About this RNA: A computed fold for a 350-nucleotide part of an RNA from an uncultured bacterium, annotated as small-subunit ribosomal RNA, central domain. The full RNA is in RNAcentral, with records from ENA and SILVA. Model confidence (mean pLDDT): 88 of 100.

[in-house]
Context: one part of a larger RNA
RNA sequence: CUGGGCGUAAAGCGCGCGUAGGCGGUUUAGCAAGUUGUAUGUGAAAGCCCUGGGCUCAACCUAGGAACUGCAUCCAAAACUACUAAGCUAGAGUACGAGAGAGGAGAGUAGAAUUUCUGGUGUAGCGGUGAAAUGCGUAGAUAUCAGAAGGAAUACCAAUGGCGAAGGCAGCUCUCUGGCUCGUCACUGACGCUGAGGUGCGAAAGCGUGGGUAGCAAACAGGAUUAGAUACCCUGGUAGUCCACGCCGUAAACGAUGAGAACUAGCCGUUGGGCAGAUUUAACUGUUCAGUGGCACAGCUAACGCAUUAAGUUCUCCGCCUGGGGAGUACGGCCGCAAGGCUAAAACUC
Numbered sequence: 001c002u003g004g005g006c007g008u009a010a011a012g013c014g015c016g017c018g019u020a021g022g023c024g025g026u027u028u029a030g031c032a033a034g035u036u037g038u039a040u041g042u043g044a045a046a047g048c049c050c051u052g053g054g055c056u057c058a059a060c061c062u063a064g065g066a067a068c069u070g071c072a073u074c075c076a077a078a079a080c081u082a083c084u085a086a087g088c089u090a091g092a093g094u095a096c097g098a099g100a101g102a103g104g105a106g107a108g109u110a111g112a113a114u115u116u117c118u119g120g121u122g123u124a125g126c127g128g129u130g131a132a133a134u135g136c137g138u139a140g141a142u143a144u145c146a147g148a149a150g151g152a153a154u155a156c157c158a159a160u161g162g163c164g165a166a167g168g169c170a171g172c173u174c175u176c177u178g179g180c181u182c183g184u185c186a187c188u189g190a191c192g193c194u195g196a197g198g199u200g201c202g203a204a205a206g207c208g209u210g211g212g213u214a215g216c217a218a219a220c221a222g223g224a225u226u227a228g229a230u231a232c233c234c235u236g237g238u239a240g241u242c243c244a245c246g247c248c249g250u251a252a253a254c255g256a257u258g259a260g261a262a263c264u265a266g267c268c269g270u271u272g273g274g275c276a277g278a279u280u281u282a283a284c285u286g287u288u289c290a291g292u293g294g295c296a297c298a299g300c301u302a303a304c305g306c307a308u309u310a311a312g313u314u315c316u317c318c319g320c321c322u323g324g325g326g327a328g329u330a331c332g333g334c335c336g337c338a339a340g341g342c343u344a345a346a347a348c349u350c
Stems, first nucleotide, its partner, number of pairs: 004321003007304002012318001014201004021194003025088006033081002035077003039073004049065006091191001092188003095184005103177007110154001115149007125136002162169002206247006215241002220236004258317006266295012299306002323350003332343004
């Protein structure tokens, strides 16, 4: 360079934004860089190939031809690509009118429950387990009633329901704020897609500084179990979990399925809109957009399965794979306070 691939066999970056680059709707005219054709020049000889000739044949030698798929120049063509000019509206965006939502940030607030404290009632147990014990309790526990404090999380509603690019998001109210859908078809007129580098976001755990700490709970202590038990079970319990600010940058970050576009039988649910029809109209039926599920045809697949939310049929762009182990390791570099992360081999071995 070429080929074949990436749901589960090796392989889709965790997810956005976006630079360079690559690719790009439709009409007309022009141009002639790419493209196509004719011609000319050149493309050494030898060799290869074809047809002859010479050594008795052959190897070998020799003559002619073909070929040398290339390059340059002139002329010509104008479909396609590029470029130039002028348009278009089907892509994209804007406007206007509606709509749904745990989308994000900040502030406030509510009730239930756990725990602790104070007071009352009350008396000998409570708690825990397979069974126990450690533990708590006559200095009055557990139970029960009243009150107070404080922290964290929001039962029911609740749903293969909603929103978000992903991570993720759930009591209620207010303020600020992002995106999306539907309708009108008014406006702009290709403004688009992807995206190497780059940059931002990114669960949990962990780290730094300062707060907070009800419950839970690594570590740790004790009690059991056991041959042992550095565990599973029990009683405690510190980091942590929570808040503010700053780091970390990884996950089975999963749909193990990159993004965008077009096309390709149906059936049944469900969420948010629009339209039409019926019916005393929130309720039903049909239809049409946008989501989200279950089946299933063609097709695809090694099979499992996927199947208009494709893993089908195609196009554009990016990422990635190339036997197992060694190894996502060493070394070097970059990043980080550290933990470590990113990039990433080889010897050797099967």